[in-house]
Molecule: Lysine riboswitch aptamer
Organism: Aquibacillus sediminis
RNA sequence: CGGUGAGGUAGAGGCGCGAAUAAUAAGAGUAGCAAAUGGAAGGAUGACAACAUAGCCAUUUGUGAAAGGAUUAUUUGCCGAAGUGUAACGAGACUGUCAAGCUCCUUGCGCUGGUAUAUUUCUGAAUAAGGAAUGUACUGUCAUAUAUAGAUUUAUAUGAUGAACUACUGAUCGC
Numbered sequence: 001c002g003g004u005g006a007g008g009u010a011g012a013g014g015c016g017c018g019a020a021u022a023a024u025a026a027g028a029g030u031a032g033c034a035a036a037u038g039g040a041a042g043g044a045u046g047a048c049a050a051c052a053u054a055g056c057c058a059u060u061u062g063u064g065a066a067a068g069g070a071u072u073a074u075u076u077g078c079c080g081a082a083g084u085g086u087a088a089c090g091a092g093a094c095u096g097u098c099a100a101g102c103u104c105c106u107u108g109c110g111c112u113g114g115u116a117u118a119u120u121u122c123u124g125a126a127u128a129a130g131g132a133a134u135g136u137a138c139u140g141u142c143a144u145a146u147a148u149a150g151a152u153u154u155a156u157a158u159g160a161u162g163a164a165c166u167a168c169u170g171a172u173c174g175c
Stems, first nucleotide, its partner, number of pairs: 001174004007169005014079001016078009032063008042051001045099004082112007090104003113139011140161008
């Protein structure tokens, strides 16, 4: 001087990402429960079993929640922060059993630098919010080119994007 490794430490982006607690609104006069009346032969995603005029459905009266999600405030961990798709293992509730579906943990593989927004779709009580795909705009970082500056400045354009980028530092190989 050059090469190799997800080396180590620290740091930057910005309506930056996540968690916890409290309050509030909505969920909702909904679900459920009780009583009365009426209905049919069945009722939760499917099958089986059990139950079946005390089961199921509807109306009226009375009573009457919650979860997930949202907003505000405070505290706190951080910068693959974190989110998400798929597959597998395990656990949980639903309901008596099995299966499916749902929720959570772990692992493998993949996608997304960040924010906003539009369309389609999924979840959701919801026109809230969130996820996925596609597009647009802004922005961070790096490289290249041009101009400018005279110190690695500023601007424009193009391309790429986090196992990245910047700074310091360590190991090892070659000359």